[in-house]
RNA sequence: UUUAAAUAAAGGCAAACCAACUGAAAAGUUGGGACGCAAAGCCUCCGGCCUAAUUCAGCUUGUAGAUUAUAUUGAAAUGGUAGCGGGGUUGCCGGG
Repeated sequence: UUUAAAUAAAGGCAAACCAACUGAAAAGUUGGGACGCAAAGCCUCCGGCCUAAUUCAGCUUGUAGAUUAUAUUGAAAUGGUAGCGGGGUUGCCGGG
């Protein structure tokens, strides 16, 4: 320098769940806790999935009211997920 992730050691991360906080929600952060992880380090570029504050559209009832607000239904990320996959990028120990 390159390569693979079978194995040893040193270490690393932390699902579910619980508590507090943030958030409209999805979810996130911190502490506890370990299902797992060789990139479960970092980045939403692509696809998937989750959510709908907000926007748009529809619509019944009630109220105000005279076509608007609320309630309700549907659609849409600009919100998330890197522990859904691909991609990008960086990298410890030992081996060939």
c-di-GMP-I riboswitch aptamer from Bacteroidales bacterium UBA2295, 96 nucleotides, folded computationally. The coordinates come from a structure-prediction model, not an experiment, and the mean pLDDT is 79.